[in-house]
Predicted 3D model of a 102-nucleotide RNA (Purine riboswitch aptamer) from Filobacillus milosensis. Its Rfam family is "Purine riboswitch aptamer". On this family, see Mandal et al., Cell 2003: "Riboswitches Control Fundamental Biochemical Pathways in Bacillus subtilis and Other Bacteria". Rfam's curators write: Riboswitches are metabolite binding domains within certain messenger RNAs that serve as precision sensors for their corresponding targets. The organism belongs to Filobacillus, within Bacteria.
RNA sequence: AACAGUUAAAUAAUAGACCCUCAUAUAAUGUUGGGAAUAUGGCCCAAAAGUCUCUACCCAGUUGCCGUAAACGACUGGACUAUGAGGGAAGUAUUCUGAACA
Numbered sequence: 001a002a003c004a005g006u007u008a009a010a011u012a013a014u015a016g017a018c019c020c021u022c023a024u025a026u027a028a029u030g031u032u033g034g035g036a037a038u039a040u041g042g043c044c045c046a047a048a049a050g051u052c053u054c055u056a057c058c059c060a061g062u063u064g065c066c067g068u069a070a071a072c073g074a075c076u077g078g079a080c081u082a083u084g085a086g087g088g089a090a091g092u093a094u095u096c097u098g099a100a101c102a
Stems, first nucleotide, its partner, number of pairs: 018088008026056001029049001031047005041066002050057001058078007
């Protein structure tokens, strides 16, 4: 001087469960096409839209309206998903204390 190994430190990368709350998105919404029911009924399927957005786009109830026709209206309560924040919790490392054993 080069190479290899070990240790330590630094840096970088990856990961960061799960639960709760809040914020943002979206109004769990509106539109179109096809089919179905008919006051004991008022649904089903599909498509595209809506989000700096993946997914979802339903359930239950109250009330109205439609005199048998083809069309539903209003309201109330209840989620999931994406991202972010906070809390709980968990995990890792170090230190301290106690117990048991060696």